Record summary:
The part of an RNA shown here (small-subunit ribosomal RNA, 5' domain) has 501 nucleotides and comes from a metagenome. Its mean pLDDT, the model's own confidence on a scale to 100, is 88. The RNAcentral record of the full RNA draws on SILVA.
Context: one part of a larger RNA
RNA sequence: GAACGAACGCUGGCGGCAGGCCUAACACAUGCAAGUCGAGGGAGAAGCGGAUCUUCGGAUCCGUGGAGACCGGCGCACGGGUGAGUAACGCGUGGGAACCUACCCCGAGGUGGGGGAUAACCACUGGAAACGGUGGCUAAUACCGCAUAAGCCCUUUUAUCCGAGAGGAUAAUUGGGGAAAGAUUUAUCGCCUUGGGAUGGGCCCGCGUUGGAUUAGCUAGUUGGUGAGGUAAGAGCUCACCAAGGCUUCGAUCCAUAGCUGGUCUGAGAGGAUGAUCAGCCACACUGGGACUGAGACACGGCCCAGACUCCUACGGGAGGCAGCAGUGGGGAAUAUUGGACAAUGGGGGCAACCCUGAUCCAGCCAUGCCGCGUGGGUGAAGAAGGCCUUAGGGUUGUAAAACCCUUUCAGUCGUGAAGAUGAUGACGGUAGCGACAGAAGAAGCCCCGGCUAACUCCGUGCCAGCAGCCGCGGUAAUACGGAGGGGGCAAGCGUUGUUC
Numbered sequence: 001g002a003a004c005g006a007a008c009g010c011u012g013g014c015g016g017c018a019g020g021c022c023u024a025a026c027a028c029a030u031g032c033a034a035g036u037c038g039a040g041g042g043a044g045a046a047g048c049g050g051a052u053c054u055u056c057g058g059a060u061c062c063g064u065g066g067a068g069a070c071c072g073g074c075g076c077a078c079g080g081g082u083g084a085g086u087a088a089c090g091c092g093u094g095g096g097a098a099c100c101u102a103c104c105c106c107g108a109g110g111u112g113g114g115g116g117a118u119a120a121c122c123a124c125u126g127g128a129a130a131c132g133g134u135g136g137c138u139a140a141u142a143c144c145g146c147a148u149a150a151g152c153c154c155u156u157u158u159a160u161c162c163g164a165g166a167g168g169a170u171a172a173u174u175g176g177g178g179a180a181a182g183a184u185u186u187a188u189c190g191c192c193u194u195g196g197g198a199u200g201g202g203c204c205c206g207c208g209u210u211g212g213a214u215u216a217g218c219u220a221g222u223u224g225g226u227g228a229g230g231u232a233a234g235a236g237c238u239c240a241c242c243a244a245g246g247c248u249u250c251g252a253u254c255c256a257u258a259g260c261u262g263g264u265c266u267g268a269g270a271g272g273a274u275g276a277u278c279a280g281c282c283a284c285a286c287u288g289g290g291a292c293u294g295a296g297a298c299a300c301g302g303c304c305c306a307g308a309c310u311c312c313u314a315c316g317g318g319a320g321g322c323a324g325c326a327g328u329g330g331g332g333a334a335u336a337u338u339g340g341a342c343a344a345u346g347g348g349g350g351c352a353a354c355c356c357u358g359a360u361c362c363a364g365c366c367a368u369g370c371c372g373c374g375u376g377g378g379u380g381a382a383g384a385a386g387g388c389c390u391u392a393g394g395g396u397u398g399u400a401a402a403a404c405c406c407u408u409u410c411a412g413u414c415g416u417g418a419a420g421a422u423g424a425u426g427a428c429g430g431u432a433g434c435g436a437c438a439g440a441a442g443a444a445g446c447c448c449c450g451g452c453u454a455a456c457u458c459c460g461u462g463c464c465a466g467c468a469g470c471c472g473c474g475g476u477a478a479u480a481c482g483g484a485g486g487g488g489g490c491a492a493g494c495g496u497u498g499u500u501c
Base pairs, nucleotide, nucleotide: 001501002500003499004498006497007496008495009494010493013373014372015371016370017369018368019366020365021331026329027328028327030326031325032324035074036073037072040071041070047064048063049062050061051060052059053058081284082283083282090209091208092207093206094205095204096203099201100200104197105196106195107194108193109192110191111190112146114144115143121136122135123134124133125132126131152177153176154175157172158171159170160169161168162167182189183188184187210256211255212254217247218246219245222244223243224242225241226240227239228238229237259281260280261279262278263274264273265272266271286307287306288305289304290303309320310319311318312317337363339362340361341360345359346357347356348355349354376406377405378404379403386397387396388395389394410442412437413436414435415434416433420428445490446489447488448487449486450471451470452469456485457484458483459482460481466473467472
């Protein structure tokens, strides 16, 4: 000098754009943050209309209506948060082969015929509650057999091609195995099998990736083989047996620290430091462990077990997990509203209408930063008054003020009023912008003045009080302390502190 997710002190007019718990991955009251489909299914409350009965309270039946719940489908593995752990194929980069991929796209073929249940519901019943138990009824795109099978899977055999080989690809062949679901507004949406694609992901390898040797040896599923199991898939991934290997001073092991990257800051560069916001990847979801469902999880707002903590309880037993958005307590030098809207973009469901969406878009708070603008312009010497200094003549503040003539950005008041929305739909928002009006009117501070370093005098103080980044000032004439006048620098900021280069 530059920079900052900054803080503190003094000060503070407006706008645009951005940013805002770096500390306790501490604990959390309350609300919201993942639903949707009646064009899969059964059943159907309130309300409304009508009829019958009525003790005039109402009851029953029919129609309409469609709530809440239930079975079923898809979604809930995305989106959002955090950085605890991790020195690792975690990340970055470049390769590889033994894999999976719901929804989507392209192609081929099919969608026949049956069965038994169960929730909701009803009845009885246990419990304080959470939540159940028994019996009975019922439907489906829920569940289960059967049929069919070009292609598909397993298997037998053969041929051709590729390959050094292990083996692989194609074609034919033997035996065996396995599918389906319907709905409606009649045109669509689905369902099953199979081939390919797209997208997303799993796995392996080379290289790179902090400090410590006051850490020198580490390792038994350890290293390899055979066989088997297992997985979507290769593999000690797991197991049995066999062998005794494997890593390491080119730093193994251990300890400490740390999410990694694109980037960011600085610097002429080389480099150094860093990893907030935005983007990619990873990991985590009270702590530890586990699996279930599913195309996908070992699953933040799912389940089970254990633990700590909090809450309810009739003491028998139950409930919970903000590192989602707000918000609270606590910690801290320190970091915001329990706001609006789905209008846009995107996501989930649905044929659609539409519903949901604290993703998102906006608004609120904060000079936290960057950028822009303003706090007026011109004329004006009696060089006014006052202040300060003085050699008492004067000098300086100073064209500064006053005064006169103008202007109206921004803020203010009134009016008008968007784009963002391809036809409709605008939270923002009566916002931005535009027009009119009034009046210099509402708008300047902070630090410094001994040298480094731009800027000097007086008074007070008297090694005191104090200053200070370094050198150093102060003990009676202090340009260094405190005040004043004057001056210098920056400016809605200016200084200080901290950190990095």